[in-house]
RNA sequence: AACUUAUCAUGAGAGAUGGAGGGACUUGGCCCUAUGAUAUCUCAGCAACCGCAUGAAGAUGUACGGUGCUAAAUCCAACAGAACAAGGUUUCUGAAAGAUAAGGA
Numbered sequence: 001a002a003c004u005u006a007u008c009a010u011g012a013g014a015g016a017u018g019g020a021g022g023g024a025c026u027u028g029g030c031c032c033u034a035u036g037a038u039a040u041c042u043c044a045g046c047a048a049c050c051g052c053a054u055g056a057a058g059a060u061g062u063a064c065g066g067u068g069c070u071a072a073a074u075c076c077a078a079c080a081g082a083a084c085a086a087g088g089u090u091u092c093u094g095a096a097a098g099a100u101a102a103g104g105a
Stems, first nucleotide, its partner, number of pairs: 003103006013043005021032003026078004044070003049066002051062004074097001079094005084088001
């Protein structure tokens, strides 16, 4: 890298460096960005997936350890199906892709 399972509309920003694009990929949209984005670092914070504690179990607690995260629903749509005060810039469900965690080989 690939595979399996779970979750993904909650939540949580300041400073420093740096100087141009960025929001995973493609297309379309919509946004962020020289009032300095994206990124990196520091600090701060959020969060119970694993660990840990309690419990017979369901579960509860814990940010101490391992991760993760801190614009917008995974920013929205794309594929399939369904619904209707309908024929659409509609709504809903699922899939695919992606992210994170845990696991096995």